Predicted 3D model of an 86-nucleotide RNA (c-di-GMP-I riboswitch aptamer) from a Pirellulales bacterium.
Its Rfam family is "c-di-GMP-I riboswitch aptamer". Rfam's curators write: GEMM was predicted in a large-scale screen for bacterial structured RNA regulatory elements.
Taxonomically the source falls in Pirellulales (Bacteria, Pseudomonadati, Planctomycetota, Planctomycetia).
It was read from a public genome assembly, where an Rfam model found it.

RNA sequence: CUUCGACAAAGGCAAACCGACCGCAAGGUCGAGUGCGCAAAGCAAAGGGCCGAGGAAUAAAAACCCUCGGAAGCCUGGCCGCCGAA
Numbered sequence: 001c002u003u004c005g006a007c008a009a010a011g012g013c014a015a016a017c018c019g020a021c022c023g024c025a026a027g028g029u030c031g032a033g034u035g036c037g038c039a040a041a042g043c044a045a046a047g048g049g050c051c052g053a054g055g056a057a058u059a060a061a062a063a064c065c066c067u068c069g070g071a072a073g074c075c076u077g078g079c080c081g082c083c084g085a086a
Base pairs, nucleotide, nucleotide: 004084005083012038013037018031019030020029021028022027036073042079043078046076047075048074050070051069052068053067054066055065
């Protein structure tokens, strides 16, 4: 330095629930509050999947399809990063 991830050390983040606000919605922001958990639960929508809205399809629908949006705490890949046992 790269892998790797400890009953190590110092720390970090914050699921759910509640309130306010934004949004058609998925969901997001802030706060309280408490820790579901996380070695990247740090950053970022490239790929796959998932969720929402609209369209199309159809006798009417569902699925498939198209467009837009969401989520990184679904996975893969990418970038940065604390520590140093085995």